[in-house]
RNA sequence: GCGCGCGGCCGGGAAGCCGCCGUUCCGGGCGACCGGAGCGGAGGAACUUCCGGACUCCGCAUGGCACAACGCCCGCCGAAAGGCGGGGACCGGCGGUUCAAGCCGCCGGGACGGAAAGCGCAACAGAAAACAUACCGCCCGCAAGGGUAAGGGUGAAAAGGUGCGGCAAGAGCGCACCGCCGCGGCGGCAACGCCGCGGGCAGGGCAAGCCCCGUUGGGAGCAAGGCCAAAACUGCGCAGGGACCGCCUGUCCGUCCCCGCAAGGGGACAGCGCAUAGUGGGCCGCAUAGAUUAAUGGCUUCCCAGCCGCGUUUAAUACCGCGGCGGACAGAAUCCGGGGUACAGGCCGCGCGCCAGC
Repeated sequence: GCGCGCGGCCGGGAAGCCGCCGUUCCGGGCGACCGGAGCGGAGGAACUUCCGGACUCCGCAUGGCACAACGCCCGCCGAAAGGCGGGGACCGGCGGUUCAAGCCGCCGGGACGGAAAGCGCAACAGAAAACAUACCGCCCGCAAGGGUAAGGGUGAAAAGGUGCGGCAAGAGCGCACCGCCGCGGCGGCAACGCCGCGGGCAGGGCAAGCCCCGUUGGGAGCAAGGCCAAAACUGCGCAGGGACCGCCUGUCCGUCCCCGCAAGGGGACAGCGCAUAGUGGGCCGCAUAGAUUAAUGGCUUCCCAGCCGCGUUUAAUACCGCGGCGGACAGAAUCCGGGGUACAGGCCGCGCGCCAGC
C1' cells in the first nucleotide's frame, strides 16, 4: 500500500431562486378567503406487518378439549418479546498422537426436549431401506445344495469400530482397546463429565412429518373506541286560533270558508315530542411532523466523498495534477420495544492474508 472477515458509526454539505403541509401573529374582506412575517416539517431502515407491549372495546365460576408459540445449562439486560456473555453435548475443518477407531489442542456451525409410546415417509441406485437380505465374491461339495456377512458393489443412510487370535471360509466366535447398555461412586449450581463393576451387545434414519413430554397463551384492533348531532319524505303520540284563570268547569274576542232568509250550525288558521337516525356529518382519540389519498419537493452554482481516463511519480495499484462522471435503499398515518429484509459509497476498531521498501 492492497484485499478479506467481524463489530460499531455515518449515509452528502453550503448558497440563491421557485414551491408544498401544519401552526401563530399582523393587515384586508360581511364571509368563503386573500396577502405578508415568524416557527415546525421523515428513516436507519419510516420498508415488511413477523413477534411483544401501551391504549380501547368485548368476553371471563371452575375444570377439560382443541389450537398456537417456545424447547441444552447458568448468568446479565429488559415490562414482555427479544438480546448479550459464558459453559456443555453434537457436527465439520486443520494439527498432534495412534495400525485404526478414539483421545488431545485450535478454529468454525446452529430451532440443541423425546426415535426401546404409536402412526407415517424414504425418488434413483441397490440383493436388501427393516418381524432383514444375498448380486459378485470366499469356503465345503462331483453335483444338487449348504455355510458366510469379512472383501467388492449401490446409496444421504446397509444390524458397532480397529487390531490380534481363531476358522473350511467367516463371524463378538474368543481376547485387548474404543463405542454401547445397566448399576454404583465421585466432581460440577446445572447442562454434563470422570472413575469402577457387570453384560458380547438390546439397537437403522427422519420429530423444520403426525405425534409424545414440558412451559406459556382470552378475542378483536385507531376503520379500536368516545363525544356532539342534522335536513327532507312519512308514521305515531300530545295538543287543538288568541286572551282570562293556579287547575277544571267556564267566560270573552277574532280572520277566512261552507250550509242557512235569519237565528244559528260546521270547518280551517298555532305548535310540541318520538321514530326516521345516533344515520349523513363534525370533533376527540392524536403526538415539539402529522392527514379529507395524505405535505416534507424541484432547478442552478460551488464544495466534499467516491469512480473512470490521461499524465507525473514511486518499491507500489499509494501521493500529486488535469478532464469527465458523480451520492444508494427507500418515504411517516395511534404510539413504543424487538425480529427480518433492502442499501451507492465512506469512516473507526479488532483479527487475518498478500506485495514492496527500510